A computed fold for an 89-nucleotide RNA from Alicyclobacillus sp., annotated as c-di-GMP-I-GGC riboswitch aptamer.

[in-house]
RNA sequence: AUCAACAAAGGCAAACCUCGAGAAAUCGAGGGACGCAAAGCCAUGGGUCUACGGCCGUGAAUCCGGCUAGGAUCGCCAGGCUGCUGAUC
Numbered sequence: 001a002u003c004a005a006c007a008a009a010g011g012c013a014a015a016c017c018u019c020g021a022g023a024a025a026u027c028g029a030g031g032g033a034c035g036c037a038a039a040g041c042c043a044u045g046g047g048u049c050u051a052c053g054g055c056c057g058u059g060a061a062u063c064c065g066g067c068u069a070g071g072a073u074c075g076c077c078a079g080g081c082u083g084c085u086g087a088u089c
Stems, first nucleotide, its partner, number of pairs: 001088004011036002016031006034075001040081003044078003047073003052070001053068005
């Protein structure tokens, strides 16, 4: 540097349940394991999700609908940084 078969030491923790935060997506803690060689970290490029706020439908109010990330997702893909073990060079 590349690879992830065989081992060894381990690590993380999906769905779901409880409590909490949030408008929501979702997140945190506890339980729990579907799985993961980076399922460690980063929202940089794309994808996807949500719509508090903003714009419009609309002259006014409410409701409703449409559009839109300043929101979210790294266990969606790519990229960047870091890391254990072993094998090969």

Model confidence (mean pLDDT): 87 of 100.